A computed fold for a 1486-nucleotide RNA from an uncultured bacterium, annotated as small-subunit ribosomal RNA.
Its Rfam family is "Bacterial small subunit ribosomal RNA".
The sequence is in RNAcentral, with records from ENA and SILVA.
[in-house]
RNA sequence: AGAGUUUGAUCAUGGCUCAGGACGAACGCUGGCGGCGUGCUUAACACAUGCAAGUCGAACGGGAUCCAUGCAGUAGCAAUACUGCGGAAGAUCUAGUGGCGAACGGGUGAGAAACACGUGAAGAACCUGCCCCGAACUCUGGGAUAACAGUUGGAAACGACUGCUAAUACCGGAUGCCGUUGUCGGAGUCACAUGGCUCUACAACGAAAGUUUUUCGGUUCGGGAGGGCUUCGCGGCCUAUCAGCUAGUUGGUGAGGUAACGGCUCACCAAGGCAUCGACGGGUAGCUGGUCUGAGAGGAUGAUCAGCCACACUGGGACUGAGACACGGCCCAGACUCCUACGGGAGGCAGCAGUGGGGAAUCUUGCGCAAUGGGCGAAAGCCUGACGCAGCAACGCCGCGUGCGGGAAGAAGGCUUUCGGGCUGUAAACCGCUUUCAGCAGGAACGAAAAUGACGGUACCUGCAGAAGAAGGAGCGGCCAACUAUGUGCCAGCAGCCGCGGUGAUACAUAGGCUUCAAGCGUUGUCCGGAUUUAUUGGGCGUAAAGGGUGCGUAGGCGGUUUUUUAAGUCAGAUGUGUAAUCCCCGAGCUCAACUUGGGAACUGCAUCUGAAACUGGAAAACUAGAGUGCUGGAGAGGAUGGUGGAAUUCCACGUGUAGCGGUGAAAUGCGUAGAGAUGUGGAGGAACACCAGUGGCGAAGGCGGCCAUCUGGACAGUAACUGACGCUGAAGCACGAAAGUGUGGGUAGCAAACAGGAUUAGAUACCCUGGUAGUCCACACCGUAAACGAUGAACACUUGGUGUAGUGGGCGUUGACCCCCACUGUGCCGUAGCUAACGCGAUAAGUGUUCCGCCUGGGGAGUACGGUCGCAAGGCUGAAACUCAAAGGAAUUGACGGGGGCCCGCACAAGCGGUGGAGCAUGUGGUUCAAUUCGACGCAACGCGAAGAACCUUACCUGGGCUUGAACUGUAAUGGACCGUGGCAGAGAUGUCACUUUUCGCAAGAACUGUUAUAGAGGUGCUGCAUGGCUGUCGUCAGCUCGUGUCGUGAGAUGUUGGGUUAAGUCCCGCAACGAGCGCAACCCUUAUCCAAUGUUGCCAGCAAGUUAUGUUGGGGACUCAUUGGAGACUGCCGGGGUUAACUCGGAGGAAGGUGGGGAUGACGUCAAGUCCUCAUGCCCCUUAUGUCUAGGGCUGCAAACACGCUACAAUGGCCGAUACAAAGGGUUGCCUGCUCGCGAGAGUUAGCUAAUCCCGUAAAGUCGGUCUCAGUUCGAAUUGAAGUCUGCAACUCGACUUCAUGAAGCUGGAGUUGCUAGUAAUCCCGGAUCAGCACGCCGGGGUGAAUACGUUCCCGGGCCUUGUACACACCGCCCGUCACACCACGAAAGUCGGCAACACCCGAAGCCGGUGGCCCAACCGAAAGGAAGGAGCCGUCGAAGGUGGGGUCGGUGAUUGGGGUGAAGUCGUAACAAGGUAACCGUA
Repeated sequence: AGAGUUUGAUCAUGGCUCAGGACGAACGCUGGCGGCGUGCUUAACACAUGCAAGUCGAACGGGAUCCAUGCAGUAGCAAUACUGCGGAAGAUCUAGUGGCGAACGGGUGAGAAACACGUGAAGAACCUGCCCCGAACUCUGGGAUAACAGUUGGAAACGACUGCUAAUACCGGAUGCCGUUGUCGGAGUCACAUGGCUCUACAACGAAAGUUUUUCGGUUCGGGAGGGCUUCGCGGCCUAUCAGCUAGUUGGUGAGGUAACGGCUCACCAAGGCAUCGACGGGUAGCUGGUCUGAGAGGAUGAUCAGCCACACUGGGACUGAGACACGGCCCAGACUCCUACGGGAGGCAGCAGUGGGGAAUCUUGCGCAAUGGGCGAAAGCCUGACGCAGCAACGCCGCGUGCGGGAAGAAGGCUUUCGGGCUGUAAACCGCUUUCAGCAGGAACGAAAAUGACGGUACCUGCAGAAGAAGGAGCGGCCAACUAUGUGCCAGCAGCCGCGGUGAUACAUAGGCUUCAAGCGUUGUCCGGAUUUAUUGGGCGUAAAGGGUGCGUAGGCGGUUUUUUAAGUCAGAUGUGUAAUCCCCGAGCUCAACUUGGGAACUGCAUCUGAAACUGGAAAACUAGAGUGCUGGAGAGGAUGGUGGAAUUCCACGUGUAGCGGUGAAAUGCGUAGAGAUGUGGAGGAACACCAGUGGCGAAGGCGGCCAUCUGGACAGUAACUGACGCUGAAGCACGAAAGUGUGGGUAGCAAACAGGAUUAGAUACCCUGGUAGUCCACACCGUAAACGAUGAACACUUGGUGUAGUGGGCGUUGACCCCCACUGUGCCGUAGCUAACGCGAUAAGUGUUCCGCCUGGGGAGUACGGUCGCAAGGCUGAAACUCAAAGGAAUUGACGGGGGCCCGCACAAGCGGUGGAGCAUGUGGUUCAAUUCGACGCAACGCGAAGAACCUUACCUGGGCUUGAACUGUAAUGGACCGUGGCAGAGAUGUCACUUUUCGCAAGAACUGUUAUAGAGGUGCUGCAUGGCUGUCGUCAGCUCGUGUCGUGAGAUGUUGGGUUAAGUCCCGCAACGAGCGCAACCCUUAUCCAAUGUUGCCAGCAAGUUAUGUUGGGGACUCAUUGGAGACUGCCGGGGUUAACUCGGAGGAAGGUGGGGAUGACGUCAAGUCCUCAUGCCCCUUAUGUCUAGGGCUGCAAACACGCUACAAUGGCCGAUACAAAGGGUUGCCUGCUCGCGAGAGUUAGCUAAUCCCGUAAAGUCGGUCUCAGUUCGAAUUGAAGUCUGCAACUCGACUUCAUGAAGCUGGAGUUGCUAGUAAUCCCGGAUCAGCACGCCGGGGUGAAUACGUUCCCGGGCCUUGUACACACCGCCCGUCACACCACGAAAGUCGGCAACACCCGAAGCCGGUGGCCCAACCGAAAGGAAGGAGCCGUCGAAGGUGGGGUCGGUGAUUGGGGUGAAGUCGUAACAAGGUAACCGUA
């Protein structure tokens, strides 16, 4: 730092996805050690059990225990021992009174959007126990009460009464350094308004506690430290589909209350206060230091640690106290749990462990107070689940290990292979070495200042044994490092995105190998990044998403020139603060690191002070260039109202006049003999204004068009008198706003939704036609939208030019019209720089800048739903989400396509000739049938095709019978033998069996041949032509297809190859940012047409000679024909016209042939996954006593109807009969076969010649001549059938060809349609050949006779080039839209129904504070007493939680049914859009 993904490719836009880092994580696989950290993110769900806050006997009385001397008893002579009584001093313990603590520490994040938090200020408006400093005191009295004892209630919890007693408990009095209050006290000083501080006079009020003896306490006052409380500025969430909120509300006066200010509370008075700079409402959320990420700015987050806040089962309340409205206190209400004797009680783990539950998920009911810290105590000490440690968990970070060295051209195994090898791999084995860690044994700390160590016999040290105990995970198509084999076969599966898998998967699964991390590795989730994809840094809006339809204008934002001043912004310096920790830097300590720690820096912030004055702001004064006013002038469909004009349509009346009119692609509906249409005259009525008329004018936009008048808005030019920044923009608001539409009332000629009819069509609710109502018009009132577009917001300034046009003014010349030049304002075109993804824009900017507004952030869902608001309605404005896709979209490029355009070609059409389609037959095919009818070929480009020839064979198919190393091939091993051949028997045959015959070569080893067995392997017309080679078809013998260099373009690409001509041709010429080149075209090759030369047999025979009935038959000849070989010839070469002087073209001459002479061979880059695995070759797969092989028979020939290529005909240009003429090219020894004989004939018999220019096939036929038939189903036509034969062949039944006789069907020229052919061609006539035993109407060749027509390119088909449109690129056999049907998904509506939340009104009203209070009770003080003062319970009242009732609000769940939406495999119906998409498309409206 980027990458993948829209396309055939490209650029840009734009979303999606990936690579990084992080985590309190979880899950999968795996797991050696240690250190340091971390560990319920969910149910603020419920909790068993234990512990987490006590301590002080040096405050107090009492109690308990121990206990000396003593007394009594027992034993003993005694000493003494034991027992009992009693119990001083003392010691220990302690329930209670009392003091301090319990408000800290620990937990959690429910609530709270708040002065809760952060930061900075303020308190002259405040409080403060313990602690520190200072000052002064600590005098004198009193009455109670727990404990305890007794009585008593209760199940318990817990009490009740009587009696006794102490204090550092409680109370009275004294004193008052001093404090508080009062006196509108006094004085001084300070100040920021109320005021503060100091001094001072008087009055009132206000203290104390002791205990031990070293001390520690107690009281008052002042100060400090630390802590708390209050107020304020600023800062940090979402939502406007929450726009108005507020009654103690805002302020005042007075009072109360508080530590203290304050509507904090109350009474009265006023009517304020807050809000678009977002009040109020709703949702969400503990805040911060920090943490994660990022280059930063930012974004996200708020575990552990630290600060603050809030909470403690839920809600309310106060008490005590320095401090609480109190986690382990109290009272009340509620829910829940537990105990109960049913009367009543008890409880609160969001402390540490732990349990259940929830959940993807989070630990031990551990040890210790040794350390640090806290409470109490004088202290010892006690308490401390704070804390220190240990345990569990790879949850994270960090460190270490699982060995090290040697060891083969390289074991085995595994995998793979082109079978040679390669990889695993120095890896292992093996040899040598070491022992970290773990293990065992011994020693042993720091932490501890005097004592005290949970950790812990731990860290650490030493020794011992042995490579010993210790490696996995993911990935390997691209992104992204790393590849092969096997299996699978759109299955199973993978996948973060693109996408893999349909038989050769580097993408699935497995294996081997490799890559990468490593005690971990992957996956999932979340956050930041990449994403400049919300853009402050740092984006956009003509066409990709995006300029509001237009104007006026409020707030706001921004704002001309000069001077002075100020100091808010701004800048500089200083001071305070910004807790610590974290981050960074330099060090230090654990062996290193993580971790811990010292110092520094930083904390970009806030506040205050001092200073500067350029810029912005404020204040003051001035200016005229912005803006406006005045004056002069003309232009204009600017607006409103009233009037008026002619043309045209329609209608009415009358006249003339007669049969049609009208309409269309063609028609019909319609109108018309009751007189239409046409025409003339007159009249009525409504609407719109031809020509002028112009990318001309005016207006803010919508929009505005005959003429005249009235009223009226704006702009422009000129002038420079006036004002003096008065300006620009513009949320909210207001006004205008095409058409359609709505309401009321008019009007209605034409046009015309709806509607009706006629056509068209498969249908036609359309397009076309005939009619026709709303509407269109007017007035008034709504609606408020358009592709309301320049798809381009407004304003100002600046930046080369050219050329039109409208308005006005000026200048030179001119008499003037005019012309030319200049300026300003509008309106167009072209274009420089620049910009742009490109297209394009380009002084009318989309250039360069400034200001303000509006809008955009992937496509669909959707401008939809809900809510709000406007509207009479239609509907408008505002405007989501779920879900779904990986794209959607822009510009340009190359193709392809178009019922787009231009140019050109072709038997493409046209012009002709002959066919086909109808008949019969032949052949092929589909179909059908069958045991099998083997297989392939399917538009052109399958169908007389593979097949140049199926009776057996062929043959691949079917049925049956056989064989299994095989019918044919190669090798090895073992064993036997010749093999071959002949015959008999069985059998359909293959084959089996029997008999006979044979017994090779070599001296030998052995070799050849052969049988059997075994093993490698044979064999397959089995599959895949979509795995292939080769071959072939087709576009198409069409003229195209490309490359190098250069140039242009961001690029795909373009140029060249386009253009002007020309050609059969990308053929050639000219031009040109192109210049050249290649494959194609042409030519070179074969054949044919003319001539020449040479040669002359088997060919030829003119002349010479011989011979024959006759024939080149013979001698001879080379002239000719012919054959063979080699040459010549044709090249637009010559002439003329046209053309650019060119290419070329037209005409002509000569010539056998004239413009590639005719024909053939020859087929560019490529297309069709075209055809062929059944010619051959071949990968993979499949079969292996069968899908191989042998064999007999059958089938490929079966036949209702269908299609294709043909043959023969339908006849007289003919049939038949007779006679007669002229070919070419071929073939022949398993052959062609003469001649002769026989047969009506097919043919048979016999036999010359010929291995061929020699002999044979072999008579060519149409033609010609003559005869006959005479228009008919015939003397046409021959199918079919019967009979008899011939030939081939082992064999003609299925199933051959031919012959003869007999039979004599259909058919009388063929519908729609369709096909071939442009000259020696079509048509017609025969001949030959291949295949082949036989079989030809087919195929391939040969010659004979021998036409017609082409004006021309409009149309059909195919093709080429240029251009245009495109939403196509599998490329129009393309793409694609909507309804319906089915399945699934999410959402809306819905009679209702269920619940949450926050309020409101009323009712009830606990605890409790406060207030009141008759009666009652009452130790301390007063009083001699009575009594009083003070107090208490009780009662009452205000407030008051929960609860109840009620009507609403808001949010959510669910809901029969219903609505559209999305997604789905090959469903149905049509064809809307993309090409002129076949009616151009689209926007608004009905």